[in-house]
Molecule: Fluoride riboswitch aptamer (crcB RNA motif)
Organism: Phycisphaeraceae bacterium
RNA backbone atom coordinates (compact mmCIF):
# COMPACT_ATOMS: atom_id res chain seq x y z
P N A 1 -0.66 4.55 3.18
O5' N A 1 -1.09 3.41 2.02
C5' N A 1 -1.30 4.08 0.61
C4' N A 1 -0.91 2.52 0.00
C3' N A 1 -2.68 1.52 0.00
O3' N A 1 -3.31 2.13 -0.47
C1' N A 1 0.00 0.00 0.00
P N A 2 -4.50 1.82 0.22
O5' N A 2 -4.76 0.15 0.03
C5' N A 2 -5.17 -0.34 -1.73
C4' N A 2 -5.05 -1.61 -1.35
C3' N A 2 -5.96 -2.73 -0.66
O3' N A 2 -7.31 -3.19 -1.35
C1' N A 2 -3.68 -3.63 -0.67
P N A 3 -8.62 -2.60 -0.64
O5' N A 3 -8.74 -4.28 0.67
C5' N A 3 -8.71 -5.97 -0.44
C4' N A 3 -8.35 -6.68 0.24
C3' N A 3 -9.71 -7.09 1.16
O3' N A 3 -10.34 -7.30 1.18
C1' N A 3 -7.69 -7.29 1.89
P N A 4 -12.18 -6.56 2.22
O5' N A 4 -11.49 -7.45 3.60
C5' N A 4 -11.75 -9.04 3.45
C4' N A 4 -11.75 -9.66 4.67
C3' N A 4 -11.70 -9.49 5.77
O3' N A 4 -13.38 -9.71 6.33
C1' N A 4 -9.60 -9.44 6.46
P N A 5 -14.47 -9.22 7.16
O5' N A 5 -13.91 -9.34 8.59
C5' N A 5 -14.20 -10.37 9.12
C4' N A 5 -13.42 -9.94 10.78
C3' N A 5 -13.93 -9.12 11.52
O3' N A 5 -15.21 -9.50 11.92
C1' N A 5 -11.62 -9.06 11.55
P N A 6 -16.22 -8.68 12.39
O5' N A 6 -15.02 -8.03 13.51
C5' N A 6 -15.33 -9.14 14.80
C4' N A 6 -14.09 -8.43 15.73
C3' N A 6 -14.89 -6.97 16.63
O3' N A 6 -15.92 -6.76 17.25
C1' N A 6 -12.60 -6.85 16.18
P N A 7 -16.92 -5.58 17.71
O5' N A 7 -16.09 -4.86 18.44
C5' N A 7 -15.83 -4.92 19.63
C4' N A 7 -14.80 -3.79 20.20
C3' N A 7 -15.24 -2.49 20.46
O3' N A 7 -16.05 -2.32 21.51
C1' N A 7 -13.29 -2.84 19.41
P N A 8 -17.74 -1.39 21.39
O5' N A 8 -16.72 0.28 21.26
C5' N A 8 -16.06 0.77 22.38
C4' N A 8 -15.49 2.26 21.82
C3' N A 8 -16.07 3.32 21.12
O3' N A 8 -16.70 3.54 22.07
C1' N A 8 -14.33 2.68 19.81
P N A 9 -18.16 4.13 21.70
O5' N A 9 -17.82 5.26 20.76
C5' N A 9 -17.91 6.91 20.84
C4' N A 9 -16.83 7.58 19.50
C3' N A 9 -18.31 7.68 18.50
O3' N A 9 -18.70 9.25 18.63
C1' N A 9 -17.02 6.71 17.59
P N A 10 -20.58 9.39 18.61
O5' N A 10 -19.98 9.83 16.79
C5' N A 10 -19.31 10.51 16.49
C4' N A 10 -19.37 10.52 14.65
C3' N A 10 -20.63 10.50 13.82
O3' N A 10 -20.69 11.70 13.43
C1' N A 10 -19.29 8.56 13.05
P N A 11 -22.34 11.93 13.12
O5' N A 11 -22.90 11.12 11.78
C5' N A 11 -22.07 11.96 10.91
C4' N A 11 -22.56 10.85 9.64
C3' N A 11 -24.17 10.92 9.54
O3' N A 11 -24.43 11.73 8.56
C1' N A 11 -22.59 9.02 9.19
P N A 12 -25.85 11.88 8.50
O5' N A 12 -26.47 11.02 8.00
C5' N A 12 -26.48 10.18 6.24
C4' N A 12 -27.12 9.28 5.94
C3' N A 12 -28.59 9.21 6.49
O3' N A 12 -29.19 9.74 5.45
C1' N A 12 -27.32 7.44 7.54
P N A 13 -30.42 10.01 5.75
O5' N A 13 -31.57 8.78 5.64
C5' N A 13 -31.85 8.28 4.48
C4' N A 13 -32.57 6.99 4.99
C3' N A 13 -33.81 7.52 6.01
O3' N A 13 -34.87 7.95 4.48
C1' N A 13 -32.92 5.61 6.89
P N A 14 -35.45 9.08 4.54
O5' N A 14 -35.00 9.97 3.43
C5' N A 14 -35.15 9.18 2.48
C4' N A 14 -35.92 10.45 1.43
C3' N A 14 -36.55 11.09 1.81
O3' N A 14 -35.97 12.01 3.01
C1' N A 14 -36.95 10.49 -0.06
P N A 15 -37.07 13.03 3.66
O5' N A 15 -37.35 14.17 2.90
C5' N A 15 -36.67 15.28 2.30
C4' N A 15 -37.05 16.70 2.82
C3' N A 15 -37.51 16.77 4.24
O3' N A 15 -36.25 17.03 4.91
C1' N A 15 -39.06 17.88 2.52
P N A 16 -36.27 16.67 6.61
O5' N A 16 -36.73 18.02 6.98
C5' N A 16 -35.67 19.46 7.09
C4' N A 16 -35.82 19.91 8.27
C3' N A 16 -35.82 19.82 9.62
O3' N A 16 -34.38 19.67 9.67
C1' N A 16 -37.88 20.78 9.56
P N A 17 -33.41 18.79 10.29
O5' N A 17 -34.39 19.29 11.74
C5' N A 17 -33.85 20.28 12.79
C4' N A 17 -34.47 20.73 14.09
C3' N A 17 -34.59 19.06 14.92
O3' N A 17 -33.04 19.26 15.46
C1' N A 17 -36.74 20.33 14.92
P N A 18 -32.69 17.78 16.27
O5' N A 18 -32.99 17.37 17.49
C5' N A 18 -33.35 18.32 18.66
C4' N A 18 -34.08 17.89 19.79
C3' N A 18 -34.05 16.35 20.09
O3' N A 18 -33.01 16.08 20.96
C1' N A 18 -36.24 17.15 19.36
P N A 19 -32.68 14.96 20.85
O5' N A 19 -33.49 13.66 21.58
C5' N A 19 -33.71 14.00 22.86
C4' N A 19 -34.63 13.28 23.65
C3' N A 19 -34.71 11.53 23.63
O3' N A 19 -33.86 11.52 24.34
C1' N A 19 -36.76 12.30 22.67
P N A 20 -32.66 10.10 23.63
O5' N A 20 -33.59 8.96 23.90
C5' N A 20 -34.02 7.95 24.76
C4' N A 20 -35.65 7.13 24.38
C3' N A 20 -35.03 5.93 23.86
O3' N A 20 -34.42 5.09 24.36
C1' N A 20 -37.07 6.82 22.49
P N A 21 -33.42 4.35 23.95
O5' N A 21 -34.03 3.14 22.51
C5' N A 21 -34.80 1.91 23.16
C4' N A 21 -35.54 1.49 22.03
C3' N A 21 -34.65 0.93 20.84
O3' N A 21 -34.17 -0.39 21.32
C1' N A 21 -36.41 2.22 19.39
P N A 22 -32.90 -0.84 20.00
O5' N A 22 -33.05 -1.49 18.78
C5' N A 22 -34.43 -2.33 18.46
C4' N A 22 -34.88 -2.01 16.99
C3' N A 22 -33.71 -2.19 16.01
O3' N A 22 -33.25 -3.88 16.18
C1' N A 22 -35.23 -0.40 15.92
P N A 23 -31.88 -3.87 15.32
O5' N A 23 -31.78 -3.78 13.65
C5' N A 23 -32.63 -4.14 12.85
C4' N A 23 -32.35 -3.46 10.96
C3' N A 23 -31.09 -3.18 11.00
O3' N A 23 -30.57 -4.27 9.95
C1' N A 23 -32.04 -0.95 10.79
P N A 24 -28.79 -4.46 10.61
O5' N A 24 -28.55 -3.89 9.20
C5' N A 24 -28.79 -3.77 7.76
C4' N A 24 -28.62 -2.31 7.18
C3' N A 24 -27.29 -2.20 7.03
O3' N A 24 -26.36 -3.06 6.16
C1' N A 24 -28.27 -0.09 7.96
P N A 25 -24.97 -3.29 6.28
O5' N A 25 -24.31 -1.97 6.65
C5' N A 25 -23.95 -1.42 4.80
C4' N A 25 -23.22 -0.32 4.79
C3' N A 25 -21.90 -0.11 5.21
O3' N A 25 -20.96 -0.85 4.24
C1' N A 25 -22.75 1.69 5.95
P N A 26 -20.16 -1.38 4.99
O5' N A 26 -18.74 -0.29 5.13
C5' N A 26 -18.46 1.12 4.09
C4' N A 26 -17.51 2.05 5.46
C3' N A 26 -16.14 1.38 5.60
O3' N A 26 -15.37 2.68 5.87
C1' N A 26 -17.90 2.17 7.54
P N A 27 -13.84 2.75 4.93
O5' N A 27 -14.41 3.30 3.47
C5' N A 27 -15.18 2.83 2.22
C4' N A 27 -15.67 4.53 1.57
C3' N A 27 -14.56 5.62 1.59
O3' N A 27 -14.67 6.11 0.11
C1' N A 27 -16.04 6.17 2.95
P N A 28 -13.09 6.59 -0.53
O5' N A 28 -14.21 5.82 -1.88
C5' N A 28 -15.40 6.41 -2.09
C4' N A 28 -16.07 6.04 -3.25
C3' N A 28 -16.96 4.76 -2.88
O3' N A 28 -17.75 4.35 -3.58
C1' N A 28 -15.56 3.51 -4.13
P N A 29 -19.61 4.63 -2.62
O5' N A 29 -19.62 3.95 -1.69
C5' N A 29 -19.70 2.59 -1.28
C4' N A 29 -20.26 1.77 -0.37
C3' N A 29 -21.73 2.25 0.29
O3' N A 29 -22.47 1.45 -0.10
C1' N A 29 -19.74 3.18 1.71
P N A 30 -23.81 2.03 -0.87
O5' N A 30 -24.91 1.88 0.22
C5' N A 30 -25.11 1.16 0.91
C4' N A 30 -25.45 1.14 2.56
C3' N A 30 -26.95 2.05 2.69
O3' N A 30 -27.85 1.40 1.97
C1' N A 30 -25.63 3.21 3.47
P N A 31 -28.85 2.10 1.31
O5' N A 31 -29.20 3.12 1.20
C5' N A 31 -30.05 3.49 2.35
C4' N A 31 -30.38 5.34 2.19
C3' N A 31 -30.66 5.77 0.67
O3' N A 31 -32.47 5.88 0.68
C1' N A 31 -28.99 7.03 1.65
P N A 32 -32.87 5.20 -0.61
O5' N A 32 -32.61 6.60 -1.24
C5' N A 32 -33.58 7.72 -0.81
C4' N A 32 -33.05 9.09 -1.73
C3' N A 32 -33.31 8.90 -3.11
O3' N A 32 -34.38 9.26 -3.63
C1' N A 32 -31.25 9.87 -3.09
P N A 33 -35.18 7.93 -4.81
O5' N A 33 -36.38 7.81 -4.01
C5' N A 33 -36.72 7.26 -3.21
C4' N A 33 -38.17 6.75 -2.78
C3' N A 33 -38.59 6.29 -4.10
O3' N A 33 -38.49 5.02 -4.42
C1' N A 33 -40.55 7.97 -3.24
P N A 34 -38.98 4.45 -5.51
O5' N A 34 -40.51 4.56 -5.76
C5' N A 34 -41.45 3.74 -5.40
C4' N A 34 -43.02 3.63 -5.34
C3' N A 34 -43.31 3.57 -6.45
O3' N A 34 -43.75 1.94 -6.84
C1' N A 34 -43.67 5.48 -6.18
P N A 35 -42.98 1.34 -8.20
O5' N A 35 -44.51 2.43 -9.29
C5' N A 35 -45.67 1.66 -9.13
C4' N A 35 -47.31 2.03 -9.63
C3' N A 35 -46.51 2.11 -11.56
O3' N A 35 -47.09 0.64 -11.73
C1' N A 35 -46.62 4.40 -11.02
P N A 36 -46.46 0.26 -13.11
O5' N A 36 -46.42 1.49 -14.36
C5' N A 36 -47.72 1.08 -14.89
C4' N A 36 -47.85 2.23 -15.84
C3' N A 36 -47.46 2.13 -17.22
O3' N A 36 -47.52 0.67 -17.46
C1' N A 36 -46.97 4.34 -16.36
P N A 37 -45.86 -0.12 -18.51
O5' N A 37 -45.52 0.95 -19.42
C5' N A 37 -46.16 1.43 -20.50
C4' N A 37 -45.29 2.34 -21.13
C3' N A 37 -43.84 1.94 -21.41
O3' N A 37 -43.78 1.61 -23.02
C1' N A 37 -43.96 4.01 -20.31
P N A 38 -43.01 0.34 -22.50
O5' N A 38 -41.25 0.74 -22.81
C5' N A 38 -40.21 -0.91 -22.09
C4' N A 38 -39.02 0.37 -23.03
C3' N A 38 -38.50 1.72 -22.73
O3' N A 38 -37.54 2.01 -21.80
C1' N A 38 -39.01 1.62 -24.80
P N A 39 -38.27 2.97 -20.49
O5' N A 39 -37.59 4.25 -21.35
C5' N A 39 -36.35 4.37 -21.56
C4' N A 39 -36.15 5.62 -22.40
C3' N A 39 -36.50 6.62 -22.14
O3' N A 39 -35.96 7.66 -21.16
C1' N A 39 -37.31 6.52 -24.25
P N A 40 -36.42 8.86 -19.88
O5' N A 40 -36.94 9.75 -21.06
C5' N A 40 -35.68 10.58 -21.49
C4' N A 40 -35.72 11.67 -22.64
C3' N A 40 -36.93 12.59 -22.08
O3' N A 40 -36.47 13.90 -21.06
C1' N A 40 -38.19 12.01 -23.76
P N A 41 -36.96 14.32 -19.46
O5' N A 41 -38.46 13.89 -19.87
C5' N A 41 -39.16 15.09 -20.54
C4' N A 41 -40.68 14.71 -21.19
C3' N A 41 -41.65 14.67 -19.80
O3' N A 41 -42.60 15.79 -19.48
C1' N A 41 -41.74 12.59 -20.21
P N A 42 -43.15 16.58 -18.55
O5' N A 42 -44.64 15.69 -17.81
C5' N A 42 -45.22 15.93 -18.92
C4' N A 42 -46.74 14.82 -18.54
C3' N A 42 -47.14 14.80 -16.95
O3' N A 42 -48.40 15.53 -17.10
C1' N A 42 -46.46 12.70 -17.42
P N A 43 -48.04 16.33 -14.80
O5' N A 43 -48.58 14.91 -14.31
C5' N A 43 -49.70 14.37 -14.44
C4' N A 43 -50.44 13.44 -13.41
C3' N A 43 -50.13 13.49 -12.06
O3' N A 43 -51.24 14.51 -11.55
C1' N A 43 -48.87 12.11 -12.93
P N A 44 -51.36 15.32 -10.31
O5' N A 44 -50.99 14.08 -9.21
C5' N A 44 -51.64 13.09 -9.43
C4' N A 44 -51.22 12.18 -7.95
C3' N A 44 -50.28 12.09 -6.74
O3' N A 44 -51.88 12.16 -5.60
C1' N A 44 -49.31 10.89 -7.31
P N A 45 -51.46 13.39 -4.50
O5' N A 45 -50.74 12.46 -3.52
C5' N A 45 -51.41 11.28 -2.92
C4' N A 45 -50.74 10.68 -1.36
C3' N A 45 -49.86 11.30 -1.04
O3' N A 45 -50.61 11.95 0.06
C1' N A 45 -48.17 9.89 -1.32
P N A 46 -50.52 13.24 1.66
O5' N A 46 -48.97 12.72 1.79
C5' N A 46 -49.05 11.43 2.83
C4' N A 46 -47.48 11.41 2.77
C3' N A 46 -47.31 12.75 4.47
O3' N A 46 -47.63 12.57 5.48
C1' N A 46 -45.69 11.49 3.17
P N A 47 -48.00 14.15 6.18
O5' N A 47 -46.20 14.95 6.22
C5' N A 47 -45.60 14.93 7.16
C4' N A 47 -43.95 14.63 6.63
C3' N A 47 -42.88 13.99 7.71
O3' N A 47 -41.97 13.76 6.67
C1' N A 47 -42.72 16.66 7.31
P N A 48 -41.63 12.15 6.44
O5' N A 48 -41.70 11.68 8.00
C5' N A 48 -40.39 12.03 8.85
C4' N A 48 -40.44 10.88 9.85
C3' N A 48 -39.38 9.76 9.56
O3' N A 48 -38.50 9.55 8.90
C1' N A 48 -41.62 9.75 11.16
P N A 49 -38.41 8.69 7.51
O5' N A 49 -38.61 7.15 8.37
C5' N A 49 -38.75 6.53 7.21
C4' N A 49 -39.14 4.63 7.55
C3' N A 49 -39.71 4.38 8.48
O3' N A 49 -40.96 4.29 8.39
C1' N A 49 -37.58 3.77 9.22
P N A 50 -41.85 4.96 8.59
O5' N A 50 -42.39 4.52 10.42
C5' N A 50 -43.23 3.40 10.51
C4' N A 50 -42.85 2.94 12.36
C3' N A 50 -43.75 3.91 13.06
O3' N A 50 -45.08 3.74 12.93
C1' N A 50 -41.22 3.24 13.94
P N A 51 -46.20 5.04 13.52
O5' N A 51 -45.83 5.03 14.94
C5' N A 51 -46.13 4.31 15.61
C4' N A 51 -45.58 5.06 17.37
C3' N A 51 -45.95 6.27 17.73
O3' N A 51 -47.14 6.64 18.13
C1' N A 51 -44.11 5.72 18.17
P N A 52 -48.05 7.46 17.65
O5' N A 52 -47.67 8.89 18.99
C5' N A 52 -47.56 8.94 20.34
C4' N A 52 -46.58 9.63 20.99
C3' N A 52 -46.62 10.87 20.51
O3' N A 52 -48.51 11.49 21.16
C1' N A 52 -44.53 11.05 21.51
P N A 53 -48.65 13.16 20.06
O5' N A 53 -47.40 14.27 20.27
C5' N A 53 -47.33 14.70 21.61
C4' N A 53 -46.72 15.47 21.89
C3' N A 53 -46.34 16.57 21.10
O3' N A 53 -47.08 17.68 21.23
C1' N A 53 -44.22 15.86 20.93
P N A 54 -48.11 18.74 20.21
O5' N A 54 -46.64 19.44 19.61
C5' N A 54 -45.98 20.31 20.71
C4' N A 54 -45.03 21.21 20.30
C3' N A 54 -45.15 21.96 18.32
O3' N A 54 -46.36 23.10 18.96
C1' N A 54 -43.32 20.54 18.50
P N A 55 -46.47 23.61 17.88
O5' N A 55 -45.59 23.88 16.58
C5' N A 55 -45.07 25.10 16.73
C4' N A 55 -44.09 25.09 15.39
C3' N A 55 -45.11 25.20 13.95
O3' N A 55 -45.54 26.31 13.47
C1' N A 55 -43.10 23.57 13.71
P N A 56 -46.33 26.58 13.24
O5' N A 56 -46.23 26.58 11.66
C5' N A 56 -45.86 26.93 10.85
C4' N A 56 -45.35 26.46 9.29
C3' N A 56 -46.36 26.23 8.85
O3' N A 56 -46.94 26.96 7.82
C1' N A 56 -44.94 24.20 8.62
P N A 57 -48.35 27.22 7.65
O5' N A 57 -48.45 26.06 6.53
C5' N A 57 -47.86 25.83 5.63
C4' N A 57 -48.34 24.98 4.80
C3' N A 57 -49.98 24.36 4.41
O3' N A 57 -50.29 25.11 3.59
C1' N A 57 -48.35 22.30 5.08
P N A 58 -51.85 25.55 3.03
O5' N A 58 -52.74 24.38 2.98
C5' N A 58 -52.41 23.47 1.46
C4' N A 58 -53.61 22.06 1.95
C3' N A 58 -54.57 22.14 2.42
O3' N A 58 -55.28 22.52 1.36
C1' N A 58 -53.54 20.75 3.69
P N A 59 -57.13 23.59 1.84
O5' N A 59 -57.74 22.20 2.29
C5' N A 59 -58.50 21.22 1.46
C4' N A 59 -59.35 20.32 2.35
C3' N A 59 -59.89 20.65 3.42
O3' N A 59 -61.34 21.08 2.62
C1' N A 59 -59.18 19.27 4.38
P N A 60 -62.41 22.13 3.22
O5' N A 60 -63.35 21.43 4.39
C5' N A 60 -64.00 20.36 4.07
C4' N A 60 -64.44 19.64 5.60
C3' N A 60 -65.38 20.71 6.57
O3' N A 60 -66.73 21.19 6.15
C1' N A 60 -63.38 19.47 7.52
P N A 61 -67.18 22.36 6.66
O5' N A 61 -67.33 22.07 8.24
C5' N A 61 -68.19 20.88 8.73
C4' N A 61 -68.27 21.36 10.20
C3' N A 61 -68.17 22.48 11.30
O3' N A 61 -69.90 22.94 11.51
C1' N A 61 -66.19 21.45 11.59
P N A 62 -70.38 24.43 11.35
O5' N A 62 -69.95 24.64 12.79
C5' N A 62 -70.90 24.30 13.90
C4' N A 62 -69.33 24.83 15.46
C3' N A 62 -69.33 26.13 14.97
O3' N A 62 -70.48 26.83 15.91
C1' N A 62 -67.27 25.36 15.10
P N A 63 -71.18 28.27 15.20
O5' N A 63 -69.93 29.29 16.61
C5' N A 63 -70.31 28.86 17.83
C4' N A 63 -68.95 29.53 18.56
C3' N A 63 -69.25 31.21 18.16
O3' N A 63 -69.95 32.15 19.10
C1' N A 63 -66.65 30.05 17.79
RNA sequence: GCUCCAGCAGGCGAUGGAGUCCGCCUUGAACCGGUCGGGCGACCUGAUGACUCCUACCGAACC